A computed fold for an 86-nucleotide RNA from a soil metagenome, annotated as Glycine riboswitch aptamer. Model confidence (mean pLDDT): 79 of 100. It matches the Rfam family "Glycine riboswitch aptamer". About the family: This family represents the bacterial glycine riboswitch.
RNA sequence: CCGUGUGGGAGAGUCCCCGACCUACCGCCGGGGCGCCGAAGGGGCAAACCUCCCCGGAACCUCUCAGGCGCAAGGGACCACACGGG
Numbered sequence: 001c002c003g004u005g006u007g008g009g010a011g012a013g014u015c016c017c018c019g020a021c022c023u024a025c026c027g028c029c030g031g032g033g034c035g036c037c038g039a040a041g042g043g044g045c046a047a048a049c050c051u052c053c054c055c056g057g058a059a060c061c062u063c064u065c066a067g068g069c070g071c072a073a074g075g076g077a078c079c080a081c082a083c084g085g086g
Base pairs, nucleotide, nucleotide: 001085002084003083004082005081006080007079008078013034015033016032017031018030019029021027035069036068037067041065042063043062044061049057050056
């Protein structure tokens, strides 16, 4: 440095409309619209940052393509421990 396992792990509407279930309401599911988030991945160095300056550089910066936004599940950068490999 890489992989595996365990534990921790944030942010952002269930707001509007339509349809289905229901006698109906509530609720729930699916679809659409708008709004929003950045910590899978991806793009960019335009700002900021690193450097005396230039070139250059990558990111937790930036853009939101993807992804995500009621609960749960799942995902989750990063951190800790253990094991294995180079």